[in-house]
RNA sequence: GGCGGGAAAAGGCAAACCAGCCGAAAGGUUGGGACGCAGAGCCAUAGGGUCCCAUGAGAAUUCAUGAGGAUUGUCGCGCUGCCCAC
Numbered sequence: 001g002g003c004g005g006g007a008a009a010a011g012g013c014a015a016a017c018c019a020g021c022c023g024a025a026a027g028g029u030u031g032g033g034a035c036g037c038a039g040a041g042c043c044a045u046a047g048g049g050u051c052c053c054a055u056g057a058g059a060a061u062u063c064a065u066g067a068g069g070a071u072u073g074u075c076g077c078g079c080u081g082c083c084c085a086c
Stems, first nucleotide, its partner, number of pairs: 004084003012037002017032006035073001041079002043076001047075002049071004053066005
C1' cells in the first nucleotide's frame, strides 16, 4: 500500500413517530427522537427500480409516454473518509 475486516479505540450518521416551515403531490427542511448503519459520506449529468404530477387509452387498484418533479436508509457506476486485532 492492497485485499479483507470493523475486534479494540476515536468518532460519525439518524428510521419510525411528533411539532414548525416549504410544496399541487411525491417529498424536502429545522428541532426533538433512535430503528438501525463499516461508508446510512458524495453522486439523480453512469444505468436501473420505486413514488408523485400531466397527457392518452381503458372496465380497472391497469398500461404507455415525458427536453416534468422526487427518492441514494431501493439496487448501484464512479469519487472519497477513520482504524488495522485476525
c-di-GMP-I riboswitch aptamer from a Planctomycetales bacterium, 86 nucleotides, folded computationally. Taxonomically the source falls in Planctomycetales (Bacteria, Pseudomonadati, Planctomycetota, Planctomycetia). The prediction has a mean pLDDT of 84.